[in-house]
RNA sequence: GGGCCUGUAGUUCAGUCGGCUUAGAACAUCCGCCUUGCACGCGGAAGGUCACCGGUUCAAACCCGGUCAGGUCCA
Numbered sequence: 001g002g003g004c005c006u007g008u009a010g011u012u013c014a015g016u017c018g019g020c021u022u023a024g025a026a027c028a029u030c031c032g033c034c035u036u037g038c039a040c041g042c043g044g045a046a047g048g049u050c051a052c053c054g055g056u057u058c059a060a061a062c063c064c065g066g067u068c069a070g071g072u073c074c075a
Stems, first nucleotide, its partner, number of pairs: 001074007010027004019058001029045005051067005
């Protein structure tokens, strides 16, 4: 320098051939119940401009272009 893959909540990930719901799950965090108290368990809450910029479209996490970061292969 070139090819490919990945980037979604604090963490690990699902969702990707556009609209089905308003973006979800588990763990973590906070609150309540339970307990003498803690843990476990049960219930609830908060938390995300879907890496960034631009484009296509009535409509984009999803399609297109570019940039950045990480991984991998080739030179």

The prediction has a mean pLDDT of 81. A computed fold for a 75-nucleotide RNA from an uncultured Patescibacteria group bacterium, annotated as transfer RNA. It matches the Rfam family "tRNA". It was read from a public genome assembly.